[in-house]
Context: one part of a larger RNA
Molecule: small-subunit ribosomal RNA, 5' domain
Organism: soil metagenome
RNA sequence: GGGUAAACGCUGGCGGCGUGCCUAAAACAUGCAAGUCGUACGGGCAUCACUCUUCGGAGUGGUGUCAGUGGCAGACGGCUGAGUAACGCGUGGGUGACGUACCGAUCAGUGGGGAAUAACUGCCCGAAAGGGUGGCUAAUUCCGCAUACGCCUGUUGGUUUCGUGCCGGCAGGGAAAGCCGCAAGGCGCUGGUAGAGCGGCCCGCGUUCGAUUAGCUGGUUGGUGGGGUAACGGCCUACCAAGGCGACGAUCGAUAGCUGGUCUCAGAGGAUGAUCAGCCAGACUGGGACUGAGACACGGCCCAGACUCCUACGGGAGGCAGCAGUUAGGAAUUUUGGGCAAUGGGCGAAAGCCUGACCCAGCAACGCCGCGUGGGUGACGAAGGCCUUCGGGUUGUAAAGCCCUUUUCUGGGGGAAGAUGAUGACGGUACCCCAGGAAGAAGCACCGGCUAACUACGUGCCAGCAGCCGCGGUAAUACGUAGGGUGCGAGCGUUGCCC
Numbered sequence: 001g002g003g004u005a006a007a008c009g010c011u012g013g014c015g016g017c018g019u020g021c022c023u024a025a026a027a028c029a030u031g032c033a034a035g036u037c038g039u040a041c042g043g044g045c046a047u048c049a050c051u052c053u054u055c056g057g058a059g060u061g062g063u064g065u066c067a068g069u070g071g072c073a074g075a076c077g078g079c080u081g082a083g084u085a086a087c088g089c090g091u092g093g094g095u096g097a098c099g100u101a102c103c104g105a106u107c108a109g110u111g112g113g114g115a116a117u118a119a120c121u122g123c124c125c126g127a128a129a130g131g132g133u134g135g136c137u138a139a140u141u142c143c144g145c146a147u148a149c150g151c152c153u154g155u156u157g158g159u160u161u162c163g164u165g166c167c168g169g170c171a172g173g174g175a176a177a178g179c180c181g182c183a184a185g186g187c188g189c190u191g192g193u194a195g196a197g198c199g200g201c202c203c204g205c206g207u208u209c210g211a212u213u214a215g216c217u218g219g220u221u222g223g224u225g226g227g228g229u230a231a232c233g234g235c236c237u238a239c240c241a242a243g244g245c246g247a248c249g250a251u252c253g254a255u256a257g258c259u260g261g262u263c264u265c266a267g268a269g270g271a272u273g274a275u276c277a278g279c280c281a282g283a284c285u286g287g288g289a290c291u292g293a294g295a296c297a298c299g300g301c302c303c304a305g306a307c308u309c310c311u312a313c314g315g316g317a318g319g320c321a322g323c324a325g326u327u328a329g330g331a332a333u334u335u336u337g338g339g340c341a342a343u344g345g346g347c348g349a350a351a352g353c354c355u356g357a358c359c360c361a362g363c364a365a366c367g368c369c370g371c372g373u374g375g376g377u378g379a380c381g382a383a384g385g386c387c388u389u390c391g392g393g394u395u396g397u398a399a400a401g402c403c404c405u406u407u408u409c410u411g412g413g414g415g416a417a418g419a420u421g422a423u424g425a426c427g428g429u430a431c432c433c434c435a436g437g438a439a440g441a442a443g444c445a446c447c448g449g450c451u452a453a454c455u456a457c458g459u460g461c462c463a464g465c466a467g468c469c470g471c472g473g474u475a476a477u478a479c480g481u482a483g484g485g486u487g488c489g490a491g492c493g494u495u496g497c498c499c
Base pairs, nucleotide, nucleotide: 001499002498003497004496006495007494008493009492010491013371014370015369016368017367018366019364020363021329026327027326028325030324031323032322035072036071037070040069041068043066044065045064046063047062048061049060050059051058052057079282080281081280088207089206090205091204092203093202094201095200098199099198102195105193106192107191108190109189110188111145113143114142115141120135121134122133123132124131125130151173152172153171154170155169156168157167158166159165178187179186180185208254209253210252215245216244217243220242221241222240223239224238225237226236227235257279258278259277260276261272262271263270264269284305285304286303287302288301307318308317309316310315335361337360338359339358343357344355345354346353347352374404375403376402377401384395385394386393387392408440409436410435411434412433413432414431418426443488444487445486446485447484448469449468450467454483455482456481457480458479464471465470
């Protein structure tokens, strides 16, 4: 000098764009943050219409609503950086495999039966959370049967670029669901094949410090058989062999999420990893699996633990490292706001519903950028202040006065783009026009040298200053105040940290 997720002191007019718990991965009151589908299905309740009626009701249809069964989505999006020195990340390769949804890619099929269960209802238990038992019922729920070129398993023949790749034979096995519509048709469902996109796994290289850590290792290293996985593999297991790693730093300890980037720098390098983007990891702590195409799952389940809450003491409930917000810690970090209008996501045939993602607004000079706090004229160099050699000098064209302007401001009027036929939270915002009036808007640090800027008074090694050198003991340009000056300016200084 530059930088900063900064903090502190004094000061503070406006706008735009950003940024805002770096500390306790501490604990959390309250609200919201993941639902949706009636074109899969049967009910409850309310209500309307029609029909029948023994006038009690019953049936059918419609509308609204409520849970339930079923489907898809809750594995995305959002948060955090505790752990991790690792194939975690970065980069460059590889394949032994799997796959929901998508395709305005494509082929074939969708035949015929059966069963259970929630809701509901009877009874029972419980303070509650909830549970037990009997009965009824539907489906795109569940289970057989049929069919299936292609598909899977086994076996076998040929071919071959030597990869069970391609073409065959034989044996065995395996599917399905309907809904809407008068219909046409549409949306689905099942089995394959191709694609797209994304993940799984493996390998080379790179990736902090310590040797005052030198030896480490028993599923350990390899093999065979078996198991397991979507898949290779000690991934697991039985047996066999005795290996494997290490001064090119194993093991152990400490620290740390990694990267694109960011800051600095002439560069090389050094430092760093907030915001944005990619990857990884975590979801009160530890462990476990279930469901599923996908999780060993933040707002799912089970067990254990710590903590908090409810309780009728028998037993239950909870997890903000989602958005706000509270307490605590701390030098320190915001509103319990608006809207789904846009973009994106989930569900749905659609209308639409949901979305603290997101878009906006609020707060904070926290940062960057822009603008303003007026312009011209004005000497009698006014008054006042300060200094003075008492002549004067300086503040100083500064003020006043006169002539203007209105960015901004205040008041009034109009009023967007962002949206595509409809739909705008922002917002009566941005912007435009009119009126008013210099009106409402300047501070902070420094002035001994480094370093731009000097005098007076007070103080008297005191009080104090100080980044270094050093000032202060009676004329202090170095302390305190004043006048003057210098620098920057809605900021200016101080402190911390990095180059």